A computed fold for a 528-nucleotide part of an RNA from an uncultured prokaryote, annotated as small-subunit ribosomal RNA, 5' domain.
RNAcentral holds the full RNA, with entries from ENA.
The prediction has a mean pLDDT of 80.
Context: one part of a larger RNA
């Protein structure tokens, strides 16, 4: 002496960039936080206009329901977890991969449901039932196939014990042709884009193993029976006592096992001349967790924060017969606390999901608001100006000293107010023209120039005015810079140590004075 997600006094003009539930992983009102696709499908209103009253129109729009992709990411917290959770180095001859990209084939015939509607009905509601009709890129059959899989039978080659590659013959298993744009049509088609099927490479991404690192505790010394191995069988995407049947008795431990307390883990912070402590707040990269406890289903991927289903605690509607929920999502609210913010704006820009596209969602994210919580930055005014004014305190009463300090003269205009103004965040993306290429084509697709549109938020520069709105705290016995006076009388009090106070206290209080710092200054807490 330095730091802090700081908090408590007193004070406080401004702006920039961060940062803000650390304690009750306590309970939560309301609202938003995941949806899109009609270029997959089959339905399919109403208000309102108008009207010959017959209807047209809004409109095949809304809208719901079936299909895909999505919801597994993004966002949150730190309970839990001494472990292959983490970090770092390998391994995977023991594995998976939706969507993206390359590369090769393919893509025949068929069929039967279903919700959506209607009708009838049950229920206070949640939510059903029963019957009738229907569509596909929803399901299912069959057929065709291979370098794809199984399982047998050869050959050749490589490694790392089980294997692996490459190649040759028997047995199972696939597709949806769906949309759309334009034109020419000899009504056969052609051409762009796009999905669908199997196969193989690839990017990225998961899964599993394994060396080594990192807490305390012996006032825990023995622990273990699916335990340790093995074999058959099972199970997974994969190895594996994972599981599950027999057979061995094994494994582990003072190099600290087992049991107990604490804890998310690194990049990093913070400290310090480094060693090294100490910490894991914001941003990054894991891990775990989602009222509590358990399960699985679905899918590429979950045992799934705003899906399911069981228990259980709260909570809330109930027609008592049964039902909803789950802020550790942004806000915001209780409560406990020393403490810790707006129920605000926009998708303009990044990025995400969908979509062919325009879009559409997005409390991620850009922003704006609050908090001197932190750090940087400006600013409260400059220059003269002695009769050293007045008033204050001191005082040996001569004086000093506050103090150029003020007045008062001269100027300046930052910042805060006020008036006017415009960059830049904007790049796509769509459209409009021209011009290429593809093609029969002047469609369409693509691509290159131009010009239009697309901003939630937010500054600078310019003029006015006028010194006008803008200084506090905490200390003056040592340590440690800064000294007197009056009250007070071991009282009041002060204090980090050492101490100061009991009638001249530089140590309490108050005053002039004076020293640090400075929009902040002191205290209290930690940590070096």
């Nucleotide at each position: 002496g330095a730091a802090c997600g700081a908090a408590c006094g007193c004070u406080a003009g401004c702006g920039g960039u961060g940062u803000g539930g650390a304690u009750u992983a306590g309970g939560c009102a309301u609202g938003c936080a995941a949806g899109u696709c009609g270029a997959g499908c089959g339905u399919g209103a109403a208000a309102g206009c108008c009207u010959u009253c017959g209807g047209g129109u809004g409109a095949g729009u809304a809208a719901a329901g079936c299909g895909g992709c999505g919801a597994a990411c993004g966002g949150g917290u730190g309970a839990g977890u001494a472990a292959c959770a983490c970090g770092u180095a390998a391994c995977u001859a023991a594995c998976c991969u939706g969507c993206c990209u390359c590369a090769a084939a393919g893509a025949u015939c068929g069929g039967g449901a279903u919700a959506a509607u209607c009708a009838u009905u049950g229920g206070a509601a949640a939510c059903g039932a029963u019957g009738a009709a229907u569509a596909a890129u929803a399901c299912c059959g069959a057929a065709u196939g291979g370098c794809c899989c199984u399982c047998c039978c050869g050959a050749g080659a490589g490694g790392c014990a089980u294997c692996u590659c490459u190649u040759g013959g028997g047995u199972g298993g696939u597709a949806a042709a769906c949309g759309g744009u334009a034109g020419c049509u000899u009504c056969g088609g052609c051409u762009u884009c796009u999905g669908c099927u199997u196969u193989g490479a690839g990017a990225g991404g998961g899964g599993g193993u394994u060396g080594c690192g990192g807490a305390c505790u012996a006032u825990u010394a023995g622990c273990u029976u699916g335990u340790u191995g093995g074999u058959g069988g099972g199970g997974u995407a994969a190895c594996g006592g994972c599981c599950u049947a027999c057979c061995a008795a094994g494994g582990c431990g003072a190099u600290g096992a087992u049991g107990g307390u604490u804890a998310g883990c690194g990049g990093g912070u913070c400290u310090g001349a480094g060693a090294g402590g100490a910490u894991g707040a914001u941003c990054c990269g894991u891990c775990a967790c989602a009222c509590u406890g358990g399960g699985a289903c679905u899918g590429a991927g979950a045992c799934a924060c705003u899906g399911c289903c069981c228990a259980g605690a709260c909570u809330c509607c109930u027609a008592c017969g049964g039902g909803a929920g789950g802020c550790u999502g942004c806000a915001g609210u209780c409560g406990a606390g020393a403490a810790u913010c707006u129920u605000c704006c926009g998708c303009a820009a990044u990025g995400g999901g969908c979509g062919a596209a325009a879009g559409c969602c997005u409390g991620a994210c850009g922003g704006a608001g609050c908090g001197a919580c932190a750090c940087c930055g400006c600013g409260u005014g400059u220059a003269g100006g002695a009769u050293g004014a007045a008033g204050g305190c001191c005082u040996u009463a001569g004086g000093g000293u506050u103090g150029u300090a003020a007045a008062c003269u001269a100027c300046u205009g930052u910042c805060a107010c006020g008036c006017a103004u415009u960059a830049g965040g904007a790049a796509u993306g769509c459209u409009u023209u021209a011009c290429c290429g593809u093609u029969a084509a002047u469609a369409g697709c693509g691509g290159u120039a131009a010009g239009g549109u697309u901003g939630a938020c937010c500054a600078a520069c310019g003029c006015g005015a006028g010194a006008g709105g803008a200084a506090g705290c905490a200390c003056c016995g040592g340590c440690u810079a800064a000294c007197u006076c009056c009250g007070u009388g071991c009282c009041a009090g002060c204090a980090g140590c050492c101490g100061c106070g009991g009638u001249a206290a530089u140590a309490c209080g108050g005053a002039g004075g004076g020293u640090g710092c400075a929009a902040g200054c002191g205290u209290u807490g930690u940590u070096c």